[in-house]
C1' cells in the first nucleotide's frame, strides 16, 4: 500500500471474501517461572450459613459482674462517703441520606456544555459579634399483676437526664405599618414604630475545656431554571381538557397548573409535534490518515434502582442491610397468627458457551462516633484460584564431520534431517536452605513476603501449535478414488491429489498457538473531506405554484454571520512529549501540552445578512408586423365503403402457398341509375409547422392561448429553482345515455398442424365515434429535469429584420428565433455526446446504493370496479450487468468454389452366394475398430502352427537375457535308435567336437543347488513417444518493426479486379518476412544424341542413359489478368503421382514397436494335445453372379500390357476321360527359358422369350492337389441335381476422357485356399442450360442473452424431497388506552358526644387553650 472472484479474453459498474488490530470473551491442543491488571457481558432469577453500621459512661437512671475496705455463723452480708474499673439492656446524642452493588427503568434538562436563581436549603467544620435566667411535668428500663405456640404485648407502680413543657431577656432575625436612597421579578442600605421567637450541660488539675441558643460571613454539599447538543422508525400526521394562558386560593425551603375554583381558547407539530422500537449519560475505550464510524468492561463523574406497586413517618438532609399498606413467592405455626427480601463480602442452586475463595487484617489509606484511650469497618489493603490479558525471562552458551545411527526421499550416484546429535569446555535464570531492609509518621506496633545479599546442588526440572495449491511465508513421498473428506473467497477430491489422510521435510509465532464471535479498517460501498443518474442501480410523464433554498449593477448606514486579540471555565485519570521510581519493561510519579458548534470583553467592515437610497444589462409591459394540423365551438363539402330500391344480366362469386367455410338460379358477383347512413380527410406533406407534455392535418365562421422580429417608449430586480400542493395526462378500460358504416378483442366457423385455444380465410359482440362524469398508466424516450453564462467551425432547412443589385423574379452578404445532419477543443468505461453538450463552472428540485424474492406481501390513501400511489422482510445465489473484442452460430444478408446439385451414364437397395460387423449363442466363439473419418477395417491370406480363447496334462530361476554362487562332468558340449506317453517330457544302445597348456591341468560348454531377476497379447492410447485418419491439396495460418485503440485486440491479411491459389495486379499506416500455394522430384506423351542383349538382319519400334522442347516467349487487346491468333507433338497447371500450412476431433493404436505408473509371480508366466477364432432365429455394410437376344451355347480365328521365378519357374513327350492332375524332365539366376492359351473382339452356326440351351445356389456320387493331418475346417476336376431371380419400394452410390462402364492378365500374401486388395494393358461412351436449392468450404458484412461455441444457451407446468415466509375455521397467552365498578395504607379537609400530665382560670368539682383515638370525604395502589 492492496489481492481473489462475473469473461474465451478485456475495458467499466458492482457486490461477495481475504490479508491489519481490538476484546471482560468461549471452545480445542498444550503448558516453566515472576511483576502489573481483570474475571456472572446471561435470570433486576431465587437464596441456606456467615459477617458487610456502629459508637458515646466526660448526657442520664437502674440492676448485674470486677476490684478495694469491713463484717461473718464461711452459706454470705455490707460499704464505697476517702478510691475504682468493666459491660449489657434502656432513655438521649451523633452516625446510620456516606461508603459498598448493579442497570431494570428512562429519549428525559436524565446526561455533557455554557449560563441564571433579585425564587432557595444547608447538620457537622471555620471566622464574627451576642447570650446561656429561673422553672415545671412525664416516661423507658426496673418491680407487680396479666395474654400469646411465638412474635410480640396490655394493666398498675416507682424514676433520670444534654428527653419533654411553660415563663423572664433579646438583635442588624421574622411579621406589619411610615419616609427615603441604590438597584430593579421576593435585592441591599437608612431612620422611626408595633408585634414574634432562644438556651443545656457535662468533665476539671478550677486555669479551663468540650458543649447549648439567637444572630450574620465563609468552605463544601445541593434544589430548581433555562440555552445549545444527544439513536431508528413517516409502512406513526394530526397531537392535547389541567390541555395553553389569567384572576382568586392553597401547597413548597424555592419559581410554576405543583394543587384548586373560576374565566378565556388557547398550546405543540414535515425545522418531525403524537405515537412505536432500543438504549443509563459522560470522561474516556477500540480502530481510522483524518474526517468519521463502533463502543460506555475495569477508573472517575452524574443519574437511577434495592423482589414488583404505592405511601408517607423522622431528620439539614431520606431511605439496599428503617416504617405502613397491596401483590407474587419462600419459610415458622399449637392454624389463632407471625418472619422474610445478597443488584454488600464470600458462597449455593439455576440459566448458559462462559467468569474465583463461605480466605487474612484493620500494618497502610480512608470513614463513623468519642475529649481521649479506643471500637466498628468483606470500603480498602493483602493473599488464594484462572495463561483471561499485558510485560519480563527461562528451557543453556562455546566447539564439535565418520557429515554416526535412526527417519524420509532417490534418477540407487546420492541427497536431507544436520553442528543437530554423541563427545569435550563453560555458565546457573532455576531449585533447596540462610538472611538483613523498605513500606511505620516523635516511640511501640506488619495481615502480606517480595526484593537486594550469601551458602550448596547440578544441564540439571521446562517446547508447544497451526499452516505448508492461489491470495500468503513454507513440498515430497505414501494411503484414498467425486468416496472418505477439505474448505475464509474463488474452489480442491471420478488411480500419478504440493488443496482429503499419514508421514518425512519446511515456514510462523511461542508459554502459547489456532477456531469460533464480535467492532472498526481495507469500503471513495451513503462519498463533509471523498460516488454518481444517455446505455451499468438512478431524471419525477408534463406544466402551474406554496415553504424553502439561491439571486444583477452602484452607494451610505449596522454588526447578526464572518475574522482578530484578551478573558472566565472546559474535573481528576486517560493521550502526546520531556523528566523520575521499581535491575529493564509492563506498572507508577511530577511537569508541560492537547481537549467545546461554550460564557464574557475590545476591535476590523472585504464578503453574507439587516436597513435607507438610486440605476437598467435580468424581468415584465407597450408599439408595429409574422408564421403556424395551437386549443374550443357552431357549419359545410367531395371521393371511397357498407346498406336498401329499380334497371341491365347469367352462373358463378370470393378467399388463399393451395384450399376450405362464406355468398350465389328466392339472380349474386359484375355494371347502370336513385337514395339511406356513419366514420376518416388521398393529393398539398417535406431530418416541414404548432404545443408545457399529452398531443394536433379537409374546407369556412366565431371565441381564444402561446411564440418569433422590429422599435427602444415605460415599470426598476418585480427572478429561478420547486418539498408538500393542484391542474392537465396516449391506448385501453369503467358509469349514464345517444350512435353504429368501416374495423374488430371476446365468440363461431374453414384450414395448417403431431396438436394449432395462434398465424391464413369467412363471419361476428363489446369497442372504435358523439355528450357528460371516473380511471391516471406507457419503451407517457431524447431512456438526457429546470434556469442562466462562457467555450472553433461548416452545411441544409423553416419564420422573421437590414443591406447590396433587379422593371419584377432569382442571387449575394449581415443578423435573432426554430428544427436537423457533419466536425474542433474537451468530455466518456466504451459506445457516442459535442453552442439543441453527455464539455467548463453555478444554482435548486427529483432519484440511485449487489442479483433474485419484488413496480411483491401487510397497513396506508385514492378510485363504482379493474386497479392506481407508497412499499418492506425472512430466505437464497457470488455473481447480475454496461460497452466493446475475437470467434462460432443463424430457416440473416452479398461474393466464391467443389461430380455439391443439375445434365448424363454404370449401379446399390429386392434374389442367391462370399467377406466382414451387430447381435445372439457357446466352455471358447480371443482383441482391437463404431456417424462422416468402424463393418473384403488390423488380417499381404485362422485345417496344426499362427492364437492371444476354452478344456485337459504338465513346469517353476523357468521357453528366452545377464550376473554371482554350491557341488559335479572329460568320451564334455553336441547328434541320438529301441522302449512308456495323447503330447509336452522320460529314457538312453550308439555316434561325437573346440581354445590355451609347463601335458599335472585350465577356460569355454553341460549337468546340478541357491539368489538378483526373467516373463505377461495384463490394466490405462484420458499419462505418453512415434505412426495415422479427417477436415483438406481446402486456401489459408502466422510473425518482426511501426501505426492506431486505456485494454482485449486492429491494422498489415480489407477494399477495385483477377486467379486453380493470400495467384498476381492496383489503392491504402503500413513496411517486410516465414509456413502454406505454385515451382523445384518422378513417370507419361515428342525429338535428338550415346547405348543395348535376343537364330539372324535392322531405317523404325524397344531397353537404358544424358540431353533438346511450354515460357503467356510472339502478334490483337491489357495495370494484373482474362480472351482471339499462329507456330507447336503438346498451351496457358498437358496428364499422372510423390509432396498435406498453424491447427481440430482428450479422433485411433499400451496386442507392430517403444514407455510412465499400476497389477500377476508354483502364476494374468511358460510347454503341450484336442477344441474354438469357421457357431446361426435375425440385422446392417462391401462385394460377386445373374435376372438374359447389344444375349446363352458350339466351332472357327486375331490383337497386349505389366510382372514373377533356383527348397522356384518348369516345357515337348507320355499316363488320364483330350479333366483337375500324374510322370518326365529339357530349358531358365532370366528382352534368350518357364508361368502364358489373354478375354471382350472378327466370322460361322445353332436356341426364339420360356424361369428357358437364361441362372448356377443347394446337395448326391466319382476322383485330384497341397500338407504329419483336410471331421469340424481347404482348393481343383468330372457325372448327375437345376434353388431364388423376369431389373428390385423409401432411398441411396461413383464417374467429366482415354474418365464411367464393359473385358480379361499379373502380383504379393502362400505349402494349400482369392468373388478381396495392389497394378496391367484391351474396348471405349453419355452430359455439363446454369449456380435457385441439397451437402461440404472459403471470404466480406450483420444480430447474439452462444464460448464444452445451436447436439448452444434457456422457458414455465407437473412429480418427490427439504427449508423460509404469507394465508387459513378458530383457540391461548402478553402489552396498552378507554369506561364502569370496588378502593389499602397514607397527607390533607371535616367531625371529633370517647380520651389527655405540662400552659392559663378555678368555688379546686371542673372550665379553657391545644391535642388524640375514633368517624368521615377527595385523592389514590391494586382488583373486577
Nucleotide at each position: 500500500a492492496g489481492a481473489g472472484u462475473u469473461u474465451g479474453a478485456u475495458c467499466c459498474u458492482g457486490g461477495c471474501u481475504c490479508a491489519g488490530g481490538g476484546u471482560g470473551a468461549a471452545c480445542g491442543c498444550u503448558g516453566g517461572c515472576g511483576g502489573c491488571g481483570c474475571g456472572c457481558u446471561u435470570a433486576a432469577u431465587g437464596c441456606a450459613u456467615g459477617c458487610a453500621a456502629g459508637u458515646c459512661g466526660a448526657g442520664c437512671g437502674u440492676g448485674u459482674c470486677c476490684g478495694u475496705g469491713g463484717c461473718u455463723u464461711c452459706g454470705g452480708c455490707c460499704a464505697c462517703a476517702a478510691u475504682g474499673g468493666a459491660a449489657a439492656a434502656g432513655c438521649g446524642g451523633c452516625a446510620a441520606a456516606c461508603g459498598g452493588c448493579u442497570g431494570a427503568g428512562u429519549a428525559a434538562c436524565g446526561c455533557g456544555u455554557g449560563a441564571g436563581u433579585a425564587a432557595c436549603u444547608u447538620g457537622c467544620c471555620c471566622u464574627u459579634c451576642g447570650g446561656u435566667g429561673g422553672g415545671g411535668u412525664a416516661u423507658a428500663g426496673c418491680c407487680u399483676c396479666g395474654g400469646g405456640a411465638a412474635a410480640c404485648u396490655g394493666a398498675g407502680g416507682a424514676u433520670a437526664a444534654u428527653c419533654c413543657c411553660g415563663c423572664a431577656u433579646a438583635c442588624g432575625a421574622c411579621c406589619g405599618g411610615a419616609a427615603u436612597c441604590c438597584c430593579u421579578u421576593g435585592g441591599g442600605g437608612u431612620u422611626u414604630u408595633g408585634g414574634u421567637g432562644a438556651a443545656a450541660g457535662g468533665c476539671u488539675u478550677c486555669g479551663g475545656u468540650c458543649g447549648c441558643c439567637g444572630a450574620a460571613g465563609g468552605a463544601g454539599a445541593g434544589g430548581c431554571u433555562c440555552g445549545c447538543g444527544u439513536c431508528c422508525u413517516a409502512u406513526c400526521a394530526g397531537g392535547u381538557a389541567g390541555u395553553u394562558g389569567g384572576u382568586g386560593g392553597g401547597g413548597u425551603a424555592a419559581a410554576a397548573g405543583c394543587c384548586u375554583a373560576c374565566c378565556a381558547a388557547g398550546c405543540c407539530g414535515a425545522u418531525g409535534a403524537c405515537g412505536g422500537g432500543u438504549a443509563g449519560c459522560u470522561g474516556g475505550u477500540c480502530u481510522g490518515a483524518g474526517a468519521g464510524g463502533a463502543u460506555g468492561a475495569c477508573c472517575a463523574g452524574c443519574c437511577a434502582g434495592a423482589g414488583g406497586g404505592g405511601g408517607a413517618c423522622u431528620g439539614a438532609g431520606a431511605a439496599c442491610g428503617g416504617c405502613c399498606c397491596c401483590c407474587a413467592c419462600u419459610c415458622c405455626u399449637a392454624c389463632g397468627g407471625g418472619a422474610g427480601g445478597c443488584a454488600g463480602c464470600a458462597g449455593c442452586a439455576g440459566g448458559g458457551a462462559a467468569u474465583c475463595u463461605u480466605g487474612g487484617g484493620c500494618a497502610a489509606u480512608g470513614g463513623g462516633c468519642g475529649a481521649a484511650a479506643g471500637c466498628c469497618u468483606g470500603a480498602c489493603c493483602c493473599a488464594g484460584c484462572g495463561a483471561c490479558g499485558u510485560c519480563g525471562c527461562g528451557u543453556g552458551a562455546g566447539g564439535g564431520a565418520u557429515g554416526a545411527c535412526g527417519g524420509c526421499u532417490u534418477u540407487c550416484g546420492a541427497g536431507u534431517u544436520g553442528u543437530a546429535a554423541a563427545c569435550c569446555u563453560c555458565u546457573u535464570u532455576c531449585u533447596c536452605a540462610g538472611g538483613g531492609a523498605a513500606g511505620a509518621g516523635a516511640g511501640a506496633g506488619g495481615a502480606c513476603a517480595u526484593c537486594a545479599c550469601u551458602g550448596a546442588g547440578g544441564a540439571a526440572u521446562a517446547a508447544g501449535u497451526c499452516a505448508u495449491g492461489g491470495c500468503u511465508a513454507a513440498c515430497u513421498a505414501c494411503g484414498u478414488g467425486c468416496c472418505a473428506g477439505c474448505a475464509g473467497c474463488a474452489g480442491c477430491g471420478g488411480u500419478a491429489a504440493u488443496a482429503c489422510g499419514u508421514a518425512g521435510g519446511u515456514g510462523g509465532c511461542a508459554a502459547g498457538c489456532g477456531u469460533u464471535a464480535u467492532c472498526c479498517g481495507g469500503a471513495a460501498u451513503u462519498a463533509c473531506u471523498g460516488g454518481g443518474c444517455g446505455u451499468a442501480a438512478a431524471g419525477g410523464g408534463u406544466c402551474c405554484g406554496u415553504a424553502g433554498g439561491c439571486g444583477g449593477u452602484u452607494u451610505g448606514g449596522u454588526a447578526a454571520g464572518u475574522c482578530u486579540u484578551c478573558u472566565g471555565u472546559g474535573a481528576a485519570a486517560g493521550c502526546u512529549c520531556c523528566a523520575g521510581g521499581c535491575u529493564c519493561a509492563a506498572c507508577u510519579u511530577g511537569g508541560a501540552g492537547u481537549c467545546g458548534u461554550c460564557g464574557g470583553g475590545a476591535g476590523a467592515a472585504a464578503c453574507u445578512g439587516c436597513u435607507g437610497a438610486a440605476c437598467u444589462a435580468g424581468a415584465g409591459a407597450c408599439u408595429g408586423u409574422c408564421a403556424g394540423a395551437g386549443g374550443c365551438a357552431g357549419g359545410u363539402g367531395g371521393a371511397a365503403u357498407u346498406c336498401c330500391c329499380g334497371g341491365u344480366g347469367u352462373a358463378g362469386u370470393g378467399g388463399u402457398g393451395a384450399a376450405a367455410u362464406a355468398c350465389g338460379u328466392a339472380g349474386a358477383u359484375a355494371u347502370c341509375g336513385g337514395g339511406a347512413g356513419g366514420a376518416a380527410c388521398a393529393c398539398c406533406a417535406g431530418u416541414g409547422g404548432c404545443g408545457a407534455a399529452a398531443g394536433c392535418g379537409g374546407c369556412c365562421u366565431g371565441c381564444u392561448g402561446g411564440g418569433g422580429c422590429a422599435g427602444u417608449u415605460c415599470u426598476g430586480a418585480c427572478g429561478c429553482u420547486a418539498a408538500g400542493g393542484g391542474a392537465c395526462u396516449a391506448a385501453a378500460g369503467c358509469g349514464u345515455g345517444g350512435g353504429g358504416a368501416g374495423c374488430g378483442a371476446a365468440c363461431c366457423g374453414g384450414a395448417u398442424u403431431a396438436g394449432a385455444u395462434a398465424c391464413c380465410c369467412g363471419g361476428g359482440u363489446a369497442g372504435u365515434c358523439c355528450a357528460c362524469g371516473c380511471c391516471c398508466u406507457a419503451a407517457a424516450c431524447g431512456a438526457u429535469g429546470a434556469a442562466a453564462g462562457c467555450u472553433a467551425g461548416g452545411u441544409c432547412u423553416u419564420c422573421g429584420g437590414g443591406g447590396u443589385g433587379u422593371u419584377a423574379a432569382u442571387u449575394c452578404c449581415c443578423u435573432g428565433g426554430g428544427g436537423g445532419c457533419c466536425g474542433a477543443a474537451g468530455g466518456u468505461a466504451a459506445c457516442c455526446c459535442a453552442u439543441u453538450a453527455a464539455g467548463c463552472a453555478u444554482u435548486u428540485c427529483g432519484c440511485c446504493u449487489g442479483g433474485g424474492g419484488a413496480c411483491u406481501a401487510c397497513g396506508g390513501c385514492c378510485g363504482c370496479a379493474a386497479g392506481g400511489c407508497u412499499a418492506a422482510a425472512a430466505c437464497u445465489c457470488a455473481a447480475a450487468g454496461g460497452a466493446a473484442u475475437u470467434g462460432a452460430c443463424g430457416g440473416g444478408u452479398c461474393c466464391c468454389c467443389g461430380c455439391a446439385c443439375a445434365a448424363g451414364c454404370a449401379g446399390c437397395g429386392g434374389a442367391g452366394c462370399g467377406u466382414g460387423u451387430g447381435g445372439u449363442u457357446u466352455a471358447a466363439u480371443u482383441c482391437g475398430a463404431u456417424g462422416g473419418u468402424a463393418a473384403g477395417c488390423g488380417a499381404a491370406g485362422a485345417a496344426c502352427c499362427u492364437u492371444a480363447c476354452c478344456u485337459a496334462g504338465g513346469c517353476u530361476u523357468g521357453a528366452c537375457a545377464u550376473g554371482u554362487u554350491u557341488g559335479g562332468u572329460g568320451g564334455u558340449a553336441c547328434c541320438g535308435a529301441a522302449c512308456c506317453g495323447a503330447a509336452a517330457g522320460g529314457g538312453g544302445a550308439g555316434g561325437g567336437a573346440c581354445c590355451c597348456u609347463u601335458c599335472g591341468g585350465g577356460g569355454a560348454g553341460c549337468c546340478u543347488u541357491a539368489c538378483a531377476c526373467a516373463g505377461g497379447u495384463g490394466u490405462u492410447g484420458c499419462a505418453u513417444g512415434g505412426c495415422c485418419g479427417u477436415c483438406g491439396u481446402c486456401a489459408g495460418c502466422u510473425c518482426g518493426u511501426g501505426c492506431c485503440g486505456u485494454g482485449a485486440g486492429g491494422u498489415g491479411u480489407u477494399g477495385g479486379g483477377u486467379u486453380a491459389a493470400g495467384u498476381c495486379c492496383c489503392g491504402c499506416a503500413a513496411c517486410g518476412a516465414g509456413c502454406g500455394c505454385a515451382a523445384c522430384c518422378c513417370c507419361u506423351a515428342u525429338c535428338g544424341u550415346c547405348u543395348g542383349u535376343u537364330a539372324c538382319u535392322c531405317u523404325c519400334u524397344c531397353u537404358g542413359a544424358c540431353g533438346a522442347g511450354a515460357c503467356a516467349g510472339u502478334c490483337c487487346u491489357u495495370a494484373a489478368a482474362c480472351g482471339g491468333a499462329a507456330g507447336g507433338a503438346a498451351g496457358g497447371u498437358g496428364g499422372g503421382g510423390a509432396c498435406g500450412a498453424c491447427g481440430u476431433c482428450a479422433g485411433g493404436u499400451c496386442a507392430u514397436c517403444a514407455u510412465g505408473a499400476c497389477c500377476c509371480u508354483u502364476a494374468c508366466g511358460c510347454c503341450u494335445a484336442g477344441g474354438g477364432c469357421u457357431a446361426c432365429a435375425c440385422a446392417c455394410a462391401c462385394g460377386c453372379u445373374a435376372c438374359a437376344a447389344u444375349g446363352g451355347c458350339c466351332g472357327g480365328u486375331a490383337c497386349a500390357g505389366a510382372c514373377g521365378g533356383u527348397c522356384g519357374c518348369g516345357a515337348a513327350g507320355c499316363c488320364g476321360a483330350u479333366a483337375a492332375g500324374g510322370u518326365a524332365g529339357a530349358g531358365c539366376c532370366a528382352a534368350u527359358c518357364c508361368g502364358a492359351c489373354g478375354a471382350a473382339g472378327c466370322c460361322g452356326g445353332u436356341c426364339u422369350c420360356a424361369g428357358u440351351u437364361g441362372g448356377g445356389a443347394u446337395u448326391g456320387a466319382a476322383g485330384g492337389c497341397u500338407g504329419a493331418a483336410a471331421c469340424c475346417c481347404g482348393c481343383c476336376u468330372u457325372c448327375a441335381u437345376g434353388a431364388a431371380c423376369g431389373u428390385g419400394g423409401a432411398g441411396u452410390u461413383g464417374c467429366u476422357a482415354g474418365u464411367a462402364a464393359c473385358c480379361g492378365c499379373a502380383g504379393g500374401u502362400c505349402a494349400g485356399c482369392a468373388u478381396a486388395c495392389u497394378g496391367c494393358g484391351g474396348u471405349g461412351a453419355a452430359u455439363a442450360c446454369g449456380u435457385u436449392c441439397c451437402c461440404g468450404g472459403g471470404g466480406a458484412u450483420u444480430g447474439u442473452a452462444c464460448a464444452c461455441a445451436c447436439u448452444g444457451c434457456c422457458c414455465g407446468u407437473c412429480a418427490a424431497g427439504u427449508c423460509a415466509u404469507g394465508g387459513a375455521a378458530g383457540u391461548u397467552g402478553g402489552a396498552g388506552a378507554c369506561a364502569c365498578u370496588u378502593g389499602a395504607a397514607g397527607u390533607c379537609g371535616c367531625u371529633g358526644g370517647g380520651c389527655c400530665a405540662a400552659c392559663c382560670c378555678u368555688u379546686a368539682g371542673g372550665g379553657g387553650a391545644g391535642g388524640c383515638a375514633g368517624g368521615u370525604g377527595c385523592c389514590g395502589a391494586g382488583g373486577c

The RNA shown here (small-subunit ribosomal RNA) has 1424 nucleotides and comes from an uncultured bacterium. Rfam family: Bacterial small subunit ribosomal RNA. Rfam links the family to the GO terms ribosome and structural constituent of ribosome.